[in-house]
RNA sequence: AGCUCAUCAAGAGGGACUGAGGGUACGGCCCAGUGAAGUCCCGGCAACCGCCGCGUGCCCCCUGCCAUUGGCAGUCGCGGAAACGGUGCUAAUUCCGUCCCGGUGCGAGGUACGCGCCGGGGAAGAUGAGAA
Numbered sequence: 001a002g003c004u005c006a007u008c009a010a011g012a013g014g015g016a017c018u019g020a021g022g023g024u025a026c027g028g029c030c031c032a033g034u035g036a037a038g039u040c041c042c043g044g045c046a047a048c049c050g051c052c053g054c055g056u057g058c059c060c061c062c063u064g065c066c067a068u069u070g071g072c073a074g075u076c077g078c079g080g081a082a083a084c085g086g087u088g089c090u091a092a093u094u095c096c097g098u099c100c101c102g103g104u105g106c107g108a109g110g111u112a113c114g115c116g117c118c119g120g121g122g123a124a125g126a127u128g129a130g131a132a
Base pairs, nucleotide, nucleotide: 003130004129005128006127007126008125013042014041015040016039017038021031022030023029025098026097027096028095043090044089045088048086049085051080052079053078054077055076062074063073064072065071066070094124099121100120101119102118103117104116105115106114107113
């Protein structure tokens, strides 16, 4: 890098160094010398994994622990803590749109088209967990 699953409308910024870009691509629109991106430091947010409690499932087989022919854990759900561990995040809904479907307004006139709005679903992306 690719694959699977879950989530993506909430939330949370200061400093130092440095110096022109950044918001994935394109279009739009924004942010930026009142300092972008990047690196570091100190905060903060959140609760994916881990952790704790309760319930639930399995306990044939398999794995681990304790024990001795048995018990507990494994799954899932709900709740909790954030002091400690692994990440993550800290402008704008993932900033909005792009592809498909439905509804609707206007134009236009013939069943199709253009522009816009609303809703749903994809694609892509981000993060986490997992498998090989």